[in-house]
Molecule: transfer RNA
Organism: Micromonospora sp. NPDC049366
């Protein structure tokens, strides 16, 4: 330098063929317990790495950038 793969809650990841942003853990209530832990029930937490572009519509499709991993030189 060339190419590749990845970046979505606090974390670890999903998101078909563009059509209401998700789970698990963590965290807050509450209820079970003489308490704690397990458990049960509910909630809060994102505008998806950043600028543009294409669409009626964009986490997804294009172009440039910026992180981390790779391969080859």
């Nucleotide at each position: 330098g060339u190419c590749c793969c990845g970046g979505u809650a606090g974390u670890u990841c999903a998101g078909a063929u563009g059509g209401c942003a998700g789970a698990a853990c963590g965290c807050c209530g509450c209820c079970u317990c003489g308490a704690c832990a397990c458990g049960g029930c509910g909630g809060a937490g994102g505008c998806c790495g950043g600028a543009g572009g294409u669409u009626c519509a964009a986490g997804c499709c294009c172009u440039c950038c910026c992180c981390g991993g790779g391969a080859c030189a």